[in-house]
Context: one part of a larger RNA
Parts: sequence; structure tokens; C1' cells
RNA sequence: AGCAAUAAAUGAAUGCCUUGGCGAUAGGAGACGAUGAAGGACGUGGCUAGCUGCGAUAUGCUUCGGGGAGUGGAGAGCACACUUUGAUCCGAAGAUUUCCGAAUGGGGCAACCCACCCGAGAAAUCGGGUAUCACUCGCUGAAUAAAUAGGCGCGUGAAGUGAACCUGCUGAAUUGAAACAUCUUAGUAAGCAGAGGAAAAGAAAGCGAAUGCGAUUCCCUCAGUAGUGGCGAACGAAAGGGGAAUAGCCCAAACCUCGGAUUUUAAUCUGAGGGGUUGUAGGACCUCGAUGUGGAAUGGGACGGGAUAGGAGAAGCCGAUGGAAAUCGGCGCCAUAGAGGGUGAGAGCCCCGUAUGCGAAAUCCCCGAAAAUCUUAGAGUGUUCCUGAGUAGCACGGGAUAAGUGGAACCCUGUGUGAAUCUGUGCAGACCACUGCAUAAGGCUAAAUACUACCUAGCGACCGAUAGUGGACGAGUACCGUGAGGGAAAGGUGAAAAGAACCCCUACUAGGGGAGUGAAAUAGACUCUGAAAUUUAUUGCUU
Repeated sequence: AGCAAUAAAUGAAUGCCUUGGCGAUAGGAGACGAUGAAGGACGUGGCUAGCUGCGAUAUGCUUCGGGGAGUGGAGAGCACACUUUGAUCCGAAGAUUUCCGAAUGGGGCAACCCACCCGAGAAAUCGGGUAUCACUCGCUGAAUAAAUAGGCGCGUGAAGUGAACCUGCUGAAUUGAAACAUCUUAGUAAGCAGAGGAAAAGAAAGCGAAUGCGAUUCCCUCAGUAGUGGCGAACGAAAGGGGAAUAGCCCAAACCUCGGAUUUUAAUCUGAGGGGUUGUAGGACCUCGAUGUGGAAUGGGACGGGAUAGGAGAAGCCGAUGGAAAUCGGCGCCAUAGAGGGUGAGAGCCCCGUAUGCGAAAUCCCCGAAAAUCUUAGAGUGUUCCUGAGUAGCACGGGAUAAGUGGAACCCUGUGUGAAUCUGUGCAGACCACUGCAUAAGGCUAAAUACUACCUAGCGACCGAUAGUGGACGAGUACCGUGAGGGAAAGGUGAAAAGAACCCCUACUAGGGGAGUGAAAUAGACUCUGAAAUUUAUUGCUU
């Protein structure tokens, strides 16, 4: 020096564990906010840095319920208190709730500065009010007579936040086309506005050719079909069929009644009530007939059910091993309960629970009875009146329809033009005819459908600390960055602290040796297990 063995050191893998995650199921809830939110700043404890709770009434106050022995958060300790005259704790309803923040008296570099008015008070000071916009109403009121603009005030409302889902407006590029420009990605991402628990759509001026169907929405199919397409890449229906769920209504007008305004007294405009609402056209007007029967999405909230605390809840002992029994052996028991978790190892019968049945002073939700309110007929004649106008249509320019301008209809509309009035009008894929279908230019409408920040319950051939969330730990923390933003590491003594009294070494609040605890201390707090690289010591062999 090499190799090997043994004993150690270092180191943290591995094994085992789980407080945390991930995924999906069912139900609930689907909002909070000027009665000041979401989110924060600063305070608040006897001793208190951070976390949690709370707000100058500050780890809390009051009332009503539950509950029944300890309690003063995690979190020990010292001190001091509370509690069977029922505390702590749990639930419901209240009170308080600094300052900032939509932030709203004015300002401002958020958590700060400075005011005015009214009231109280001796004062310090305290209480209340004072933003903007919209709408109704009232008062006032110019140029300018009436009026209007403007000013002022009472009242009501709005604003801001929030995960996805929804509607509308605006709207890319990477990419694909093996390049690239039409095209595609895609009306996607992103931005903005707005709403609801769902939203949107919706009761045919529909479909499209059949024995026709009969609001909308969603699913399966039709079908990768018909088609579109530098006919490239790609894009891609509808009718029909089968299901889920079903629900239909109200105005405008004609006509009647009452009122107001204007003016050239003949009309015009306008308000309220009745009437009326459709395509086999309907309604008004006129004639005849009916007064009761149905209906409701309005309203009401009885009865019942549920949520927010809880409560009852069966049945096992002995021996052996062991530090410890739930293990093993023996003999029993319960079961509408042998889900699960805990207990010194593996427990139906030790504990918490589980099956089952029970429970609310208070607040809320669901269901929805009675009363109420609203609504509801028919037939016939005439063809006088009404049936949504800068609309339909047309031209040009676009968009959207699966469809890129094409033979391109239908739908929407920026510009222009511009009808008809039921013997009307639109549509049936240029257009025309015939034959059919439907009644535009007003509005409302539950369910079936979409989503999950949040709550509850249970589940997993999901992870098990380099995994699973970035985060099992005072994590969006420490730290980095001017900023937008980026973003960690870090779990495990033991059954129980029984966490090592006392003695010794030492300059030691270090470290160690005894002693003691414990089943174990090579479980000693750098604490379970403790691999490898690496290091040391001893021994053996070889040179």
C1' cells in the first nucleotide's frame, strides 16, 4: 500500500406511519354590499413575538335553547380567577364592531390630514348630518311677458366584490395547409359591459312535400351523410326518427265612456277605464243566447316535512405469553348494531361510535289547504271599420346561416330609396306559374339544460413527505425583483415525559462518564428505522 472481517463515525436512502392533498358521487346552497362588503391596517391577554379569536363592551357582552363537570384557544408554566345559584363548551337571535377600503364632508403618498351645520356639555369632548348620479314630487327662478334653462329640498334607488357556468360588444396570433396570401387555428384566447341561480331561447309571417308535423331547450340518431372548400388543408348541416321535460299567455288598433291641452270652433293631440288579441282568419259594429262552470304562473300561508345544538343506544370473563392483550387457549353473550376509529400488539361485547328509533325556546327553507284577487263561454248576417311604417321590399356595402359570391334563396343591417291593408302580406333555395304553409314590423313565460368558490355525508385496484396542492410545519410565508411578478426548504422520542433527581471530569448554560426512568436510551430531545458513497480504529492475509 492493497484486499477482507469486525466495531464505530458521517450520511440520509429505505421500510412503516399520516394530521395534508388528489379525484369523483349524492344532497344543500348559489351570493355578499351605503343597516358600509370582499380584503386589510392597528389594536386587544396578568405575564404574549407570531398564529387563532375578537374590536376601546376588544381571546370578549346580552337573551333564549342544548349540555352536565370541569374551565380560563393552540399551549405547557407561574400567578390569579370562574363553576351544580349550572361555568367552559355547542346552536339560534341580538348588542358592540377603532381606522382604511365602493369609501360617500374636503383632501391624500390606503389605514392619515383638515373642515362646516345641528344637538348635548362648564369644558375637554361626545352624538347626528354634509359625496356623485338616476327617477318621482315640491319650492324657487334669468336673458324674456307667459314659460324654459338654472338653483334648492324631501323621498326612493344605484355603485363595489365574488370560482365556474350565461348573454351581449370588441376581437388576435402561434399553429395547420409539410412554404404562403384565400382558408385554418376561431368568433377560440384576451379585453369590456350586464344578469341569474341558472342564463339564453320560446308559443310559427316555422318546417318542407307527407296519410304531413305543430313553441322553446337538452340528449341519442340521421351522419362524417347532403353539401362547402387555393374542391387543398380542412369545415360540415337540416328535415325525419327515438327520448328528457312539457304551458301557455298579455298588449297596440277598431268601437264605447269620462277627462285634459291647443287653436283659426272646426278639428288635432293626449290621459284613464271598458273592449279586444287571431289564420279552418280573428275582432269591432248589428241580431240572438248565456250568469254558471272551469282555470291561474296572482295572493295567502294552515297542516305537514326539513336545516341550524343534541339525546337514547345491546352484548365478556378466566388462564398463558408479554413492558403492555385486543394475540393464543377455554367457556359465554349481543346483533335492525360484525361501518369505521381509538385504547401499551390484531377488540362485535373496554371507549367513541354504528343499526334503529327520538328531539327545538329561536331563526330559516320546502310543500302548499281555505279565504281573497284575476280570468273564462256560444251562434248568425252584412263586408262598413281595425289587425304593429321610414316597416316590408329594392339597390349598394357587410355579417350570419355547414355554405369562401356562387345559379345563392331565407335571416340581420350601415347608406339610399320606399309599398300594400285580407280581393292584403311573407315564405316553400335565382326567377315565373300553379298549389300549399304561415300571419312580420309589440311584450311575458316554469320544466327538462350548464357550472361549483362554499356547506354536509359517504366513497377510491388515487399519493404517502424529492410523492400528493406551491404549501401535511407561523406558506403564497422566508427570500428574490424598482415593478408586473417569481417563490422555497422544513413531518415522526416514547405506550406514557416517566424528558434523566444526585455525583464526577471540565474555564464552560458545551460535551461526556456514572446513577436513575423505561420493554428498549445504539428510543436522550440533532430523538423511529438508519442502506450507499466517505472516514477512523483493531485484527487477519498478501506484497
Annotation: Predicted 3D model of a 543-nucleotide part of an RNA (large-subunit ribosomal RNA, domain I) from a Puniceicoccales bacterium. It matches the Rfam family "Bacterial large subunit ribosomal RNA". NCBI's taxonomy places the organism under Bacteria, Pseudomonadati, Verrucomicrobiota, Opitutia, Puniceicoccales. Model confidence (mean pLDDT): 84 of 100. RNAcentral holds the full RNA, with entries from ENA.